[in-house]
RNA sequence: GGGCCCGUGGUCUAGCGGCUAUGACGGUGCCCUUACAAGGCGCAGGUCGUCGGUUCGAGUCCGACCGGGCCCA
Numbered sequence: 001g002g003g004c005c006c007g008u009g010g011u012c013u014a015g016c017g018g019c020u021a022u023g024a025c026g027g028u029g030c031c032c033u034u035a036c037a038a039g040g041c042g043c044a045g046g047u048c049g050u051c052g053g054u055u056c057g058a059g060u061c062c063g064a065c066c067g068g069g070c071c072c073a
Stems, first nucleotide, its partner, number of pairs: 001072007010025003018056001027043005049065005
């Protein structure tokens, strides 16, 4: 330099173009317990890598960048 794949809460992850973006772990409040753990019921936490484009409508499609991985030279 060329090709391919990936980027979504702190971490991992789901998400046929059409809800208020899903779940788990972690965090936190309450219940339970003499207490702790486990368990139960809640809550917070996301500019969906960035900027543009297509569309009535984009996490999803397109382009260019940025970052990571693999391969070729």
Predicted 3D model of a 73-nucleotide RNA (transfer RNA) from a Thermoplasmata archaeon. Rfam family: tRNA. Rfam classes the family as a transfer RNA. Rfam describes the family as follows. Transfer RNA (tRNA) molecules are approximately 80 nucleotides in length. Model confidence (mean pLDDT): 81 of 100. Lineage of the source: Archaea > Methanobacteriati > Thermoplasmatota > Thermoplasmata.